[in-house]
Context: one part of a larger RNA
RNA sequence: UGACGGAAGGACACCACCAGGAGUGGAGCCUGCGGCUUAAUUUGACUCAACACGGGAAAACUCACCAGGUCCAGACAUGGCAAGGAUUGACAGAUUGAGAGCACUUUCAAGAUUCUAUGGGUGGUGGUGCAUGGCCGUUCUUAGUUGGUGGAGUGAUUUGUCUGGUUAAUUCCGAUAACGAGCGAGACCUCGACCGGGUGCUAGUGGGCUGUUUUUUGACGGCCCGCGCCUCCUGGGACAAGCGGCGAUCAGCUGCGGGAAGCACGAGGCAAUAACAGGUCUGUGAUGCCCUUAGAUGUUCUGGGCCGCACGCGCGCUACACUGACGGGGGCAGCGAGUGGAGCCUGGGCCGAGAGGCCUGGGGAAUCUGGAGGCCCUGUCGUGCUGGGGACUGGCCGUUGCAAUUGUCGGCCACGAACGAGGAAUUCCUAGUAGGCGCGCGUCAUCAGCGAGCGCCGAUUACGUCCCUGUCCUUUGUACA
Numbered sequence: 001u002g003a004c005g006g007a008a009g010g011a012c013a014c015c016a017c018c019a020g021g022a023g024u025g026g027a028g029c030c031u032g033c034g035g036c037u038u039a040a041u042u043u044g045a046c047u048c049a050a051c052a053c054g055g056g057a058a059a060a061c062u063c064a065c066c067a068g069g070u071c072c073a074g075a076c077a078u079g080g081c082a083a084g085g086a087u088u089g090a091c092a093g094a095u096u097g098a099g100a101g102c103a104c105u106u107u108c109a110a111g112a113u114u115c116u117a118u119g120g121g122u123g124g125u126g127g128u129g130c131a132u133g134g135c136c137g138u139u140c141u142u143a144g145u146u147g148g149u150g151g152a153g154u155g156a157u158u159u160g161u162c163u164g165g166u167u168a169a170u171u172c173c174g175a176u177a178a179c180g181a182g183c184g185a186g187a188c189c190u191c192g193a194c195c196g197g198g199u200g201c202u203a204g205u206g207g208g209c210u211g212u213u214u215u216u217u218g219a220c221g222g223c224c225c226g227c228g229c230c231u232c233c234u235g236g237g238a239c240a241a242g243c244g245g246c247g248a249u250c251a252g253c254u255g256c257g258g259g260a261a262g263c264a265c266g267a268g269g270c271a272a273u274a275a276c277a278g279g280u281c282u283g284u285g286a287u288g289c290c291c292u293u294a295g296a297u298g299u300u301c302u303g304g305g306c307c308g309c310a311c312g313c314g315c316g317c318u319a320c321a322c323u324g325a326c327g328g329g330g331g332c333a334g335c336g337a338g339u340g341g342a343g344c345c346u347g348g349g350c351c352g353a354g355a356g357g358c359c360u361g362g363g364g365a366a367u368c369u370g371g372a373g374g375c376c377c378u379g380u381c382g383u384g385c386u387g388g389g390g391a392c393u394g395g396c397c398g399u400u401g402c403a404a405u406u407g408u409c410g411g412c413c414a415c416g417a418a419c420g421a422g423g424a425a426u427u428c429c430u431a432g433u434a435g436g437c438g439c440g441c442g443u444c445a446u447c448a449g450c451g452a453g454c455g456c457c458g459a460u461u462a463c464g465u466c467c468c469u470g471u472c473c474u475u476u477g478u479a480c481a
Stems, first nucleotide, its partner, number of pairs: 001481002003478003007475007016465002020429005027318003031314004035309002043054002065304005071298001076119005086113001087110004092105002123292002126290003132286001134280003137276003144183003148179002150159003162174001164173002188269005194236005204227010239262001242256005320422001324381007337369002344363008388419001393414006435457005441451002
């Protein structure tokens, strides 16, 4: 100087607590991990910082694993064999999972592409993340970190970087042997809120003129003017500005009013110094070394596996009902996305109980497509494992795909299990938040109980503390480094 303390004092955080909300832990199921099993059940990761993570929803492929079968895509160099033929291909039969001339029988075709040996390459989801790059995660969402000149000390080092007040903040005020600075914080960037100007392949509305259909009220159009929505561009706006209270009458804190907005306006991004033997050689034609390299750890084909089930743990979904379930009716979003050399988003009509199918159109899309659910109204049910709950299982019909068996998914009928609110324990959260509800997107031929977004509905309770858990600073102890 660090590190540590069951040392003291300050300060801070819903990955801490308090007051509460929703839960999880119990059930069924989904999914990841372990274990067990297996020919194989490929593998990485294991406290926070592994376990719905590897963008990891694997039927083939993927694929690394298992049972088997091919192929060489063995560059190049040197030696050898070799046109009197180096080698390569193949019908049929047998062989084989196989219409693999793979090997065999047989005997044609091609002709210097090869073959053989050595050296040397190449490939490898083979090993090593404890050899590495890069990237990511974490320490660490906190306020920290560094040098110059000066001061102190023989020196390592220290002061600066602080008693105090204040802030989200080493943020400021002030104090001051320091002065003035760099990085980080802040500023900044993105999105959301308000207003002005412009813009507009444009949803709507009011008025005027006018056209078509008209007997009219009207319906559908065209032009002009106004309002308005939305899109994009560009400016403005908030600075705790004004008033009051507290305060060193500083920094700031707080109440009020005004205001679209007064938690840093809300949410996110970026993000220092120093580290970790954190993770990744399975992202990469990034990569050292090692291994292997033709009976291959290369590659491809067939099939299986990653899905296996006495069991343990984690993230979740559905529930246990009446604030409900079911039937009928009604009324609404915002993010997205969509086919050209492929089969995308799909309107309308018809068929079908439905899932779905057929025909015909629109859309490379502010132009076409899509009209959510909870919710509201109304009816049935009436607290009964019930009309709650839907596991498990059987049958049938579709759809994707070469292929659905170990059930892809969807629909219909039947069967209707556990579950009557979950022990010890434990997670997340302070406002348009928690929670409830669905929607599109990613993956994707097909498949969401997942992820990442989006809107609709929308609470209770703090607005504090350091008791628990942890973090930072100061003081202190310890020779642990």